[in-house]
RNA sequence: GUCCGAUAAAGGCAAACCCGGCGAAAGCCGGCGACGCAAAGUCAUGGAUCUACCGUCAUGCGAAUGACCAGGAUCGCCAGGCUGCCGAA
Repeated sequence: GUCCGAUAAAGGCAAACCCGGCGAAAGCCGGCGACGCAAAGUCAUGGAUCUACCGUCAUGCGAAUGACCAGGAUCGCCAGGCUGCCGAA
C1' cells in the first nucleotide's frame, strides 16, 4: 500500500411513525425519532423500480376520461466511477 472488517477505540449517518413546509405526483427539506449502515459519503453513467404536471394519441358536442411518455424521483435496490475515518485477525 492492497484486500479485508473486532462484541476494539474515536467519531459519523439516520429507516418507519408523527409534526411543519415544498411538489401535479413519485418524492424531497426541516424537526422529532433510531430500523439499520464500514462508505447509509458522493455522481442518475448502465440496469431496475416509482411517478405522469406538460406533451402525444384515443374516446367525447363539451366537461372530462383512458393509454403512452422522463425531461421528474430513488445512490438506504444492484452494478460502476470518484473520494474518505479506524486497524484486531